[in-house]
SAM riboswitch aptamer (S box leader) from Pseudonocardia asaccharolytica DSM 44247 = NBRC 16224, 121 nucleotides, folded computationally.
The sequence is in RNAcentral, with records from Rfam.
The organism belongs to Pseudonocardia asaccharolytica, within Bacteria.
Rfam family: SAM riboswitch aptamer (S box leader). Rfam links the family to the GO term regulation of gene expression.
């Protein structure tokens, strides 16, 4: 880089260096010298994976209950230790299709694209 699956209307920012861009891409609309990107430090959010805890089921040694070990499953606002991720605006909104409404240009659903995680080749 490409494939599969899940999620994407919740949540969470200060400081230092730096110095003009940034919000993926296109159109909008925003953010930005009251300091953008990027880098560093500290803090936080969340709970995808691992782990942990509780419960249930199965298996094992065992005469056997308890208990122990292993495996699987469910749950964890009341775990957050580790691996990621994230901390303006719904993925900021739209773009393509369908439905509703309709002289208002909006609402709902789906898709595309993207992001993050996990998995597999």
């Nucleotide at each position: 880089g490409g494939c599969u699956c899940a999620u994407c209307c919740a949540g969470a920012g200060g400081g230092g260096c730096a110095g003009a861009g940034g919000g993926a891409a296109c159109g909008g609309c925003c953010c930005g010298a009251c300091g953008a990107a990027g880098c560093c430090c500290c803090g936080g959010c969340a709970a995808c994976c691992g782990g942990c805890g509780u419960c249930g089921c199965g298996c094992g040694a065992g005469c056997a209950u308890c208990g122990c070990g292993c495996g699987c499953g469910a749950c964890g606002a009341u775990c957050a230790c580790g691996g990621u991720g994230c901390c303006a605006a719904u993925u900021c909104c739209g773009a393509c299709c369908c439905g509703c409404a309709g002289c208002g240009c909006g609402c709902g659903g789906g898709g595309a694209a993207g992001a993050u995680g996990a998995g597999g080749a």